[in-house]
RNA sequence: GGCCGUAUAGUGUAGCGGUCAGCACGCGAGGUUCUGAUCCUUGAAACCCCGGUUCAAAUCCGGGUAUGGCCU
Numbered sequence: 001g002g003c004c005g006u007a008u009a010g011u012g013u014a015g016c017g018g019u020c021a022g023c024a025c026g027c028g029a030g031g032u033u034c035u036g037a038u039c040c041u042u043g044a045a046a047c048c049c050c051g052g053u054u055c056a057a058a059u060c061c062g063g064g065u066a067u068g069g070c071c072u
Stems, first nucleotide, its partner, number of pairs: 001071007010025004018055001027043005048064005
């Protein structure tokens, strides 16, 4: 330098163009308990950036950025 893949809460991960973006762990609050753990309820927290297509984009397309792989 060329080609291919990936990018979503603090962490890990799901999400066939249409619901309030889901789940687990973690975190906050409450319940339970003599206290703690466990368990139960509840809350906060995320779509890498810019543009395009579309009535509607996390999802499709283009360009970037970061990262991984292959080739040279």